[in-house]
Context: one part of a larger RNA
Molecule: large-subunit ribosomal RNA, domain II
Organism: Phycisphaerales bacterium
RNA sequence: GCCGGCGAGUUAGUCUGUACGGCGAGCCUAAGCCCUAUCAGGGCGGAGGCGGAGCGAAAGCGAGUCCGAAGUGGGCGCCGAGUCGUACGGGCUAGACGCGAAACCUUGUGAUCUACCGUUGGUCAGACUGAAGGGCGGGUAACACCGCCUGGAGGGUCGAACGGGUGACCGUUGAAAAGGUCUCCGAUGAACUGACGGGAGGACUCAAAGUGUAAUCAAACUGGGAGAUAGCUCGUUCUCUCCGAAAUAACUUUAGGGUUAGCCUCAGGGAGCAAGCCAUGGGGGUAGAGCUACUGGAUGAUUGCAGGGGUCUACCCGACUACCUCGAUCAACCAAACUCCGAAUACCGUGGUCCAAGCCCUGGGAGAUAGACGGCGAGUGACAAUAUCCGUCGUCAAAAGGAGAAAAAUCCAGAUCGCCAGCUAAGGUCCCUAAUCUCUGCUAAGUUCGAAAGGAAGUCAGGUUGCAAUGACACCCGGGAUGUUGGCUUAGAAGCAGCCACCAUUUAAAGAGUGCGUAACAGCUCACCGGGCGAGGAACUUGGCGCCGAUAAUGAUCGGGAAUAAGCAGGGAGCCGAAGCUGCGGGAACCGAAAGGUUCGGUAGGAGAGCGUUGCUGGUGCGGCGAAGCGUUCCCGGAAGGGGUCGUGGAGCGCCAGCAAGUGAAUAUGCCGGC
Numbered sequence: 001g002c003c004g005g006c007g008a009g010u011u012a013g014u015c016u017g018u019a020c021g022g023c024g025a026g027c028c029u030a031a032g033c034c035c036u037a038u039c040a041g042g043g044c045g046g047a048g049g050c051g052g053a054g055c056g057a058a059a060g061c062g063a064g065u066c067c068g069a070a071g072u073g074g075g076c077g078c079c080g081a082g083u084c085g086u087a088c089g090g091g092c093u094a095g096a097c098g099c100g101a102a103a104c105c106u107u108g109u110g111a112u113c114u115a116c117c118g119u120u121g122g123u124c125a126g127a128c129u130g131a132a133g134g135g136c137g138g139g140u141a142a143c144a145c146c147g148c149c150u151g152g153a154g155g156g157u158c159g160a161a162c163g164g165g166u167g168a169c170c171g172u173u174g175a176a177a178a179g180g181u182c183u184c185c186g187a188u189g190a191a192c193u194g195a196c197g198g199g200a201g202g203a204c205u206c207a208a209a210g211u212g213u214a215a216u217c218a219a220a221c222u223g224g225g226a227g228a229u230a231g232c233u234c235g236u237u238c239u240c241u242c243c244g245a246a247a248u249a250a251c252u253u254u255a256g257g258g259u260u261a262g263c264c265u266c267a268g269g270g271a272g273c274a275a276g277c278c279a280u281g282g283g284g285g286u287a288g289a290g291c292u293a294c295u296g297g298a299u300g301a302u303u304g305c306a307g308g309g310g311u312c313u314a315c316c317c318g319a320c321u322a323c324c325u326c327g328a329u330c331a332a333c334c335a336a337a338c339u340c341c342g343a344a345u346a347c348c349g350u351g352g353u354c355c356a357a358g359c360c361c362u363g364g365g366a367g368a369u370a371g372a373c374g375g376c377g378a379g380u381g382a383c384a385a386u387a388u389c390c391g392u393c394g395u396c397a398a399a400a401g402g403a404g405a406a407a408a409a410u411c412c413a414g415a416u417c418g419c420c421a422g423c424u425a426a427g428g429u430c431c432c433u434a435a436u437c438u439c440u441g442c443u444a445a446g447u448u449c450g451a452a453a454g455g456a457a458g459u460c461a462g463g464u465u466g467c468a469a470u471g472a473c474a475c476c477c478g479g480g481a482u483g484u485u486g487g488c489u490u491a492g493a494a495g496c497a498g499c500c501a502c503c504a505u506u507u508a509a510a511g512a513g514u515g516c517g518u519a520a521c522a523g524c525u526c527a528c529c530g531g532g533c534g535a536g537g538a539a540c541u542u543g544g545c546g547c548c549g550a551u552a553a554u555g556a557u558c559g560g561g562a563a564u565a566a567g568c569a570g571g572g573a574g575c576c577g578a579a580g581c582u583g584c585g586g587g588a589a590c591c592g593a594a595a596g597g598u599u600c601g602g603u604a605g606g607a608g609a610g611c612g613u614u615g616c617u618g619g620u621g622c623g624g625c626g627a628a629g630c631g632u633u634c635c636c637g638g639a640a641g642g643g644g645u646c647g648u649g650g651a652g653c654g655c656c657a658g659c660a661a662g663u664g665a666a667u668a669u670g671c672c673g674g675c
Base pairs, nucleotide, nucleotide: 001675002674003673004672005671006670011094012093013092014091015090016089017088018087019086020085021084022083023082026050027049028048032044033043034042035041054061055060064076065075066074067073097235098234100232104225105224106223108221109220116198117197118196119195120194121193122192123191124189126158127157128156129154133150134149135148136147137146138145162186163185164184167182168181169180170179201217203213204212238610239609240608241607242606243605248261249260250259251258252257263367264365265364266363267362268361269360270359273358276353277352278351279350280349281348282347288341289339290338295335296334297333299331300330301329302328303327304326306325307324308323309321310320311319312318371396372395373394374393375392376391377390379388380387401412402411403410416586417585418584419583421582422581423580427576428575429574430561431560432559436573437572438571439570440569441568442567448563454548455547458545459544460543461542462541463540464539465538467536475532476531477530478529479528481505482504483503486500487499488498511526515524516523587600588599589598590597591596611664613661614660615659616658617657618656619655620654621653622652629648630647631646633644634643635642636641
């Protein structure tokens, strides 16, 4: 892991509600007792309980009473239905749907492991070093001191046993719940070790690590309190039918839990009620707008020069000001906490219309109070976020189907069941892949099939203003001069470094010079003019579609192939396309006298109707001519399920009507067994 079996809302008491039943202004017995016994038996028992009257703190009064000096005032009451039983829904008390702690308390058991201590024993090959002391010799005044020998000290040295456990590798469902191999440390000591003994659970022990106290330790183990508690996690077993949520508010030692309300469901009762639409009557201060209409903000001009600063002057008077503040006028502006104004919607009232229960009241039962994304309107944030917090609508949640390549929340559309029938929605119509043609334009970028500021004689269509047969635009030929090298500056400055001026003359025209150029000149060129040529040309601007801008890490791409339309824009006519709608047939719920009509997605959850299992009671059946069980195959039913044949099996088992439950298994890292 699979298979089989076991495995979770029970029982008692009490309160409350519903259904049914008995009796009824009453209803019921409890303990106990008697009879009977095969009992789902019969009787006695009224002690007591509930109801029948309330009000007041009470005295008390009483269909009233209390407050009060008092009422026609106010509060609570009266104008009659209960009670007992059974079943079921729910609350509470009990372990109370099941399993699950970490822990707490208490009684005991443990120091055969291990830590420390006590008593009594045991063990440590061999080798090395050579302390004190001693002897002899030398030496000294005497010591000291020196040499040789002896001696055999040491938490001394090397290294077996023994004890340890440094590094590496192996082992890691191991050979082993701590090992193996190599290597390494101590090895006469604070050494190691045998046996016996001591003290323990908030205690012992500890050369101290919160270490050890029997593979268990920041409080051992065992029995008990005990089914501790668990606002937490997981699990909670047959079927079908009807309806169908919430993720909000308030409060909460409350925030992942609750209580009440809102939202769901069921029952009883009530009224032509709600929503929509039309008409009509309202209040408002949002969007917008506006501001010499207020409160504030804010730019410029003009102005007053009122205060300050600065400059000049300074004895005073003063003058100026591209600075700051203040006032006035004019012009253009800004505001959630501005408003002289002011919508659309929304909301409230009334009338009508339409639909047909979607409304209200009372009571029983809930669930939910972690929401998510999308559109629109705000706040926070950065006019960030699959961000956060509100309002409002939608969808998902609890919704399948079609489209979007794929994709809860987007678009279309809400699945009662069947059909090898039809029509459509979104979206599509070259092939994959169901369905297409036509007309008019645009695009040349594979743009389509990702993107901005910005850039560009891309291209198409429009607009405006000049020029043009008295010849435009482009091109070709020629001219493009003189005063003069203008003046200044400068080493130089001659059209062309820079500054100033920018005149005049001759002309068809020609700048005191457009650019290149020179050290400065020179030279080339342009403006401008003439000639040649002979028809449109120049500048600006608007829109459409394109171009560049365009760099990312495994192999790319529009879903793919591919496409010059099968791209883009517009027109026309079709078609395809869903569980939508229609057709035909079946089922169920509700309404209705009928004909018929409406409805039937669904999580939490409410309500209803059933299937099956075990036992019991009554009835009725089957069985060695083969019961149950098991296997097989066929049939029936809307489901749970039911029945038949054959085989196996070998002794019990059904059906009907009721009753009672140890009553239904896929999940609880469930439990036990098998494989």